[in-house]
Model confidence (mean pLDDT): 82 of 100. Predicted 3D model of a 121-nucleotide RNA (SAM riboswitch aptamer (S box leader)) from Calditerricola satsumensis. Rfam family: SAM riboswitch aptamer (S box leader). Gene Ontology term of the family: regulation of gene expression. The model forms 97% of the base pairs in the Rfam consensus. RNAcentral holds the sequence, with entries from Rfam.
């Protein structure tokens, strides 16, 4: 780096240390940030994945549920902050005799593209 498959509208320090200007992936926005960014620690979410209980199937080193939160990660502004491709359907506004059609915007639905995690190779 590739490929599967799951989840992504909840939660986590507005007085924690160290740190010293970037960050929110990327595009186009829009935000955050010296009343302190990255990053490191330490607190704290959660509960994939492993252990542990417990309950239940089945009887096989198995499956299922549920706690715990030891152990691996993760995560800890704002719906993955919004948006990028396609579609339904409302509103407005333009063109028009209608209707087909343009455009801007809501909302929903699939798509992709990201992240995390488990597992192939």
């Nucleotide at each position: 780096a590739u490929c599967u498959c799951a989840u992504c509208c909840a939660g986590a320090g507005c007085a924690g240390g160290c740190g010293g200007a970037g960050g929110g992936a990327c595009u186009g926005g829009c935000c955050c940030g010296a009343u302190g960014a990255a990053g490191c620690c330490c607190g704290g979410c959660a509960a994939c994945c492993g252990g542990c209980a417990c309950g239940u199937c089945c009887c096989u080193u198995g499956g299922c549920g549920u706690g715990c939160a030891c152990g691996g990660u993760g995560c800890u502004a704002a719906c993955u902050c919004c948006u990028g491709c396609g579609g339904a359907a409302g509103a407005c506004g333009g063109g028009g005799a209608c209707a087909g059609c343009c455009g801007u915007u809501u909302u929903c639905c699939g798509a992709g593209a990201g992240a995390u995690g488990a597992g192939a190779g």